[in-house]
Context: one part of a larger RNA
This record gives sequence, structure tokens and C1' cells, in this order.
RNA sequence: CUGGGCGUAAAGAGCGCGUAGGUUGUUAAAUUAGUUAGACGUGAAAGCCCCAGGCUUAACCUGGGAAUAGCGUUUAAAACUGUUUAACUAGAGUUUGGUAGAGGAAAGUGGAAUUCCUAGUGUAGAGGUGAAAUUCGUAGAUAUUAGGAGGAACACCAGAGGCGAAGGCGGCUUUCUGGACCAAUACUGACGCUGAGGCGCGAAAGCGUGGGGAGCAAACAGGAUUAGAUACCCUGGUAGUCCACGCCGUAAACGAUGUAUGCUAGACGUUGGGAGUUUAACUUUCAGUGUCGCAGCUAACGCAAUAAGCAUACCGCCUGGGGAGUACGGUCGCAAGAUUAAAACUC
Repeated sequence: CUGGGCGUAAAGAGCGCGUAGGUUGUUAAAUUAGUUAGACGUGAAAGCCCCAGGCUUAACCUGGGAAUAGCGUUUAAAACUGUUUAACUAGAGUUUGGUAGAGGAAAGUGGAAUUCCUAGUGUAGAGGUGAAAUUCGUAGAUAUUAGGAGGAACACCAGAGGCGAAGGCGGCUUUCUGGACCAAUACUGACGCUGAGGCGCGAAAGCGUGGGGAGCAAACAGGAUUAGAUACCCUGGUAGUCCACGCCGUAAACGAUGUAUGCUAGACGUUGGGAGUUUAACUUUCAGUGUCGCAGCUAACGCAAUAAGCAUACCGCCUGGGGAGUACGGUCGCAAGAUUAAAACUC
């Protein structure tokens, strides 16, 4: 390579948009490029295979025959693929009317709580722990009342609930804005799917510049514990956490399950629509989201209409363990580093 695979054994890119490419619904006609069949030519010799012959046999040699993918020319076929033309509406999109939602961005605003400050009451403790101590407090703490400042997060509602491509999104109001679903079936008429490169988004931590800083808290300091304790526990505490702009581009970025389409028993929940109705703990139909379960699949566990079943299209990835997701080189980055990615050697 072929073959076989990718939930947990190695293996689905973190996620999307999309270029090339690959692939692509139904009907009719034309064409004959692919395709199929025949004929002719070519397909050197030697070799392989078959037959015959020559060396005393064999190897070897000589002669004859057969075979040969492919290529070219030509004749024919027209189902399939392609191409061209014409048409269709089941895919896709548009339109109209509704619906739900922590989807996104910006501005404003609210209450509870923590901390701090000021003032009042009040007096000797408070705090913390397994027990303590460091720590705070007669310069009046803790507690309690009133007022103020500031930052961050939004109890209840809250749900196996909702929305988003993923990351993710939760007080309230306004403005701007993306998508989804349902019903109607008016319009376009295959406009679709996937997607190497490419482009964009992408938790936390980290980085740059400037702000902000209540609480929490790497580092650090002290107190304990301990044989030791560079920890677990306690008292403090700086980056950071927050905001604006710009980088970084990684995570057990997980459903450890790529995207799209079709098909394949049921049962019970739940969210958003529609239709019917006897208004009921009802029936039914779309779109999501869960639990169980048949066929089937699986090494088993389990999956099971939200498939890991049955199929199709396209992309990504795997090929014994270690060395190693490392070295070198390239690209990117301010850096940290990211990405691409070996070999020797060894078992």
C1' cells in the first nucleotide's frame, strides 16, 4: 500500500463560515466523452506456458505454436455516469402571520450581603481551632443602632427547564441585533451536502498599556501540626480576579461519540407551537430535551429514532510500548509558549 478501524483498547480537528475538489432529487429528448460488445492494426527479440527436435541424459540449445494488459482505427448499443436542451416540486431558499428563550452588544438602574469610614450605646474581651497560637482590643475592639463610601456578584423564581456552532449565557429596564420553531402553501426551481488550504470565533490561566480594587486569593510572612512539614489547619497578604483596548489560541474545549440525509417496535416524562374534541389525568401532529426498552449492533460495558442499528456523500484521524507530542528546521507570538513533527537507541 491493500485491508481494518476511531464512546471506554491507538484514533473525531474545540467550534463554525467557506474556496478548490469530491458528491448530488424527479421526468423527457439529444449526444456518445466515460461504459459495453465485435472487427482490424500494434503489442520487437529473448523469457513464462504447450508441442517437436539436437547434445549418451539433464541443465542447456534450436524450431513452431499459444498467450499478453494496454494503445490506436473502425462498426454497433444507449441502461447507467457525464454533457446539452426543455420541464417538475418531495431537497434548499424566499414570502405572510404568530410563538418561546440566562442568544449577542451597549447604556442606565435596584436590593441583600461583605469590608472600610464617621457618630451613638456599651465594656473586656473578640477571633480562630481537633486543641491552640500568631492576630485584633482600655488609643475602647467584638456586639448593636444610624449615616456614608466603594467594588464585585446577582438569593428566592430555578427545573433531568431554556438559548447558542462551540466556548458559553442568569437581578431589572431601554435601544440595537443574530438564530430557531409553528401555521399558511403564495413565489424561485436543485439554487443542495461536505469541505484540503484559507478566514473567523474560542473557558480559565498568562502577557502589554491605562484604570479599578470590596471580598477572595497563587507567591510570600507568621502561628500551629510533625521525626521533618518548603503541605493539609489558622492569622495576614501581593499579583490576579473586575473594566477598556490589544495579544495568547490552549483544556477531561467530553456525549471522551465529525457533519449532512434517508430508513428501522414501543412505553413514560418534560419544553415551545398547531389541529381536533366528549373540555378530560383526552386524542393527534411538528420541533427540541430526558429516562427505560424491542429488533439490530458491540470484546464486553453498553448503544438503541438525540444509535454505537441499516445505508449513502464528504472531511479529519489511527497503525506495538518507551524515546516523544520531545529534538532540529519552518510558521506564529512581546514573552510564556503554541503549531507542524522525526530519528538513533531500547523492550
Molecule: small-subunit ribosomal RNA, central domain
Organism: uncultured prokaryote